[in-house]
């Protein structure tokens, strides 16, 4: 140095999550010339040469092993930046409202008398009178009402009687008892969401009116000022999401440079 055959080992690999840890399922990323089958989240297989069983394929190198470098990507942190969500109610505002004070300006009102006192009344409660209405009784008018067992007048008709007369009397008619019903009356009772109405009582905080005493004020209406409360808006505490930036750390693929066994043959 060249061939044959094996072995080691390889047949992805790294962030996150999860676990004492590894490896898988799961997620995200980078790669791909990168095998197949099973099994797995209160999980399943091991124990630092850290899946585990089967079954290929490739092997000593462009593919195994180291160590640089360059780096997608992910993780952690930050008195950090930009946006954004909550949580506090520190502050603060040529904002806005809501109450409350003031009489400083503007307005209204006042010596044809303001505030303010004092008397009456009113208004407001309660009993009651009267009126009004509307209900109930009774009286009173009208009307209707009776087979007999109400009245009158009783045709017929009976009934006594020699007669003359006499008695009783249905039906009809007329007339009226209860009763029903009417309504122009009076009386009594009873209610009222009625009354410029009368009487006694009470209430009299505030309000209205008249009169009298006082004599200069009075009114928050509209601004302004003050005090409070409450909106938003900025910001205070604090706590989160997000993107960016600094640091850390892991680190795929990519480059370099090194390294790698055994047995026959030629």
């Nucleotide at each position: 140095c060249c061939g044959u055959g094996c072995u080691a080992c390889g047949u992805g690999g790294g962030g996150c999550g999860u676990u004492a840890g590894c490896g898988g399922u799961g997620u995200c990323c980078u790669g791909u010339a990168a095998c197949c089958u099973g099994c797995c989240a209160u999980c399943c297989g091991c124990u630092u040469c850290a899946g585990c069983a089967g079954g290929g394929c490739g092997g000593a190198a462009u593919u195994c092993c180291u160590u640089u470098c360059c780096g997608a990507g992910g993780g952690a942190c930050g008195u950090c930046g930009g946006c954004g969500g909550g949580u506090c109610u520190u502050g603060u505002g040529u904002u806005c409202g809501g109450c409350g004070c003031c009489a400083c300006c503007g307005g209204g009102u006042g010596u044809u008398g303001a505030c303010g006192g004092u008397u009456g009344g009113a208004c407001c409660c309660c009993a009651u009178g009267c009126g009004a209405u509307g209900g109930g009784c009774g009286u009173c008018u009208g009307g209707u009402g009776a087979a007999c067992c109400u009245g009158g007048u009783c045709a017929g008709g009976g009934c006594g009687g020699a007669g003359a007369c006499g008695c009783a009397g249905c039906a009809g008619c007329c007339a009226u008892a209860a009763g029903c019903u009417u309504g122009u009356u009076c009386g009594c009772u009873c209610a009222u969401g009625c009354g410029c109405c009368g009487u006694g009582g009470g209430a009299c905080c505030u309000u209205c009116c008249a009169a009298c005493c006082c004599g200069a004020g009075c009114u928050a209406c509209g601004g302004a000022g003050c005090g409070u409360c409450g909106a938003c808006g900025c910001u205070c505490u604090c706590c989160u999401g997000u993107c960016g930036c600094g640091u850390u750390u892991c680190g795929a693929a990519g480059a370099a440079a090194g390294g790698u066994g055994c047995a026959c043959g030629g």